[in-house]
Context: one part of a larger RNA
RNA sequence: CUGGGCGUAAAGGGCCCACAGGCGGGAACAUAAGUCCUUCCUUAAAGACUUCGAGCCUAACUCGAAGUAUGGGAAGGAUACUGUGUUCCUAGAGACUGCCAGAGGCCAGCGGAACGCACGGUGUAGGGGUGAAAUCCGUUGAUAUCGUGCGGAACGCCGAAGGCGAAGGCAGCUGGCUAGGGCAGUUCUGACGCUGAUUGGGCGAAAGCCAGGGGCGAGAACCGGAUUAGAUACCCGGGUAUUCCUGGCUGUAAACUAUGGGUGCUAACUCUGGGGAGAUUCGACCCUCUCUGGGGUAAAGCUAACGCGUUAAGCACCCCGCCUGGGAAGUAUGGCCGCAAGGCCGAAACUC
Numbered sequence: 001c002u003g004g005g006c007g008u009a010a011a012g013g014g015c016c017c018a019c020a021g022g023c024g025g026g027a028a029c030a031u032a033a034g035u036c037c038u039u040c041c042u043u044a045a046a047g048a049c050u051u052c053g054a055g056c057c058u059a060a061c062u063c064g065a066a067g068u069a070u071g072g073g074a075a076g077g078a079u080a081c082u083g084u085g086u087u088c089c090u091a092g093a094g095a096c097u098g099c100c101a102g103a104g105g106c107c108a109g110c111g112g113a114a115c116g117c118a119c120g121g122u123g124u125a126g127g128g129g130u131g132a133a134a135u136c137c138g139u140u141g142a143u144a145u146c147g148u149g150c151g152g153a154a155c156g157c158c159g160a161a162g163g164c165g166a167a168g169g170c171a172g173c174u175g176g177c178u179a180g181g182g183c184a185g186u187u188c189u190g191a192c193g194c195u196g197a198u199u200g201g202g203c204g205a206a207a208g209c210c211a212g213g214g215g216c217g218a219g220a221a222c223c224g225g226a227u228u229a230g231a232u233a234c235c236c237g238g239g240u241a242u243u244c245c246u247g248g249c250u251g252u253a254a255a256c257u258a259u260g261g262g263u264g265c266u267a268a269c270u271c272u273g274g275g276g277a278g279a280u281u282c283g284a285c286c287c288u289c290u291c292u293g294g295g296g297u298a299a300a301g302c303u304a305a306c307g308c309g310u311u312a313a314g315c316a317c318c319c320c321g322c323c324u325g326g327g328a329a330g331u332a333u334g335g336c337c338g339c340a341a342g343g344c345c346g347a348a349a350c351u352c
Stems, first nucleotide, its partner, number of pairs: 003324004007306002012320001014203005021195003025089007033082002035078008048068008092192001093189003096185005104178007111155001115151008126137002163170002208249006217243002222238004260319006268297011301308002325352003334345004
């Protein structure tokens, strides 16, 4: 290379947009580049294949003869498919009009509960904590309780197997700005599409880093108290970084559905979110059908099994990524990126 694969055995890139490239709907005409046919030239010898013959006992092998395959070229022809050009179409795609749902994003303002602190009132000997305790707090008046004020963080019920988002993720309320989606109509454009490389750009939980702010509670490290043979832990009392905000960086994850994206096709039943139509009705509910999301069960089929099963892991096609025994190792080296931590690309010797 030809293969076989990627839910759990090795293997889906964390996610998105896009350049190159690959692939691409229906009709007509033209062309004849790919493709196919015929003829001719060429393709040294050896090698390969077929047939015949010869030499070693045979074969393998070697030698001889004829032909062929393969590649290149020329001429003539074919036009289904692919390509190219022109014209047209509307089923893909996009736009438009109307309606709808939503924790989608960003910014600002506001709210209540809880908690902590301060001040004041009542009040007195305990409180707290645990398996039991102790460290700890408290007569300089704690705990409890009432009032006032300040502060930061998170938003109970609603809440759901619920919704939205490409992923990460998103939840108090109100307003502003903004993005995507669904349904109905079928008015417009007329293939404008799909995918997308170690290429370009962007997004990307938590932790971490830089600068400035903030700091209630929680709380790595750390200090105590316990436990224990020990206890650098689990439990308890404290507690710094951090957690929060603004700007910048990092770019990772069990970034998981461990399941890349797109299109078409292939039984049903049931629950649920959003929309439409029908039927009915005064109107609605119930009911029927349908489009679009989220779940469960399951026919066929698939699977090593588990399981998957119209949200496929079924049947097919297109494009990308990735795997090829375990360890050494996501290490070394080199390069690129980063303030650093480190990240990305990523071996081998050796060994089993």
This is a predicted structure of a 352-nucleotide part of an RNA (small-subunit ribosomal RNA, central domain) from Candidatus Paceibacter sp. Its Rfam family is "Bacterial small subunit ribosomal RNA". The coordinates come from a structure-prediction model, not an experiment, and the mean pLDDT is 87.